[in-house]
RNA sequence: GGGCUCGUAGCGAAAUGGUAUCGCGCCUGCAUGGCAUGCAGGAGAUUUCGGGUUCGACUCCCGACGAGUCCA
Numbered sequence: 001g002g003g004c005u006c007g008u009a010g011c012g013a014a015a016u017g018g019u020a021u022c023g024c025g026c027c028u029g030c031a032u033g034g035c036a037u038g039c040a041g042g043a044g045a046u047u048u049c050g051g052g053u054u055c056g057a058c059u060c061c062c063g064a065c066g067a068g069u070c071c072a
Base pairs, nucleotide, nucleotide: 001071002070003069004068005067006066007065010024011023012022013021018055026042027041028040029039030038031037048064049063050062051061052060
């Protein structure tokens, strides 16, 4: 320098173009003398960034940045 894959909450992942969901973690309440655990509820994401297409984009297209991998 080139090819391919990827970028979503603190972490790990889902998501036919149509309200962004789940697990762990976190917070509150209840049960226990307390912890662990269980149950109920809650907060937390400008979906890496900038454009384009579309009535509508995490999703499709272009560019930038970053990560992994392969080739040179």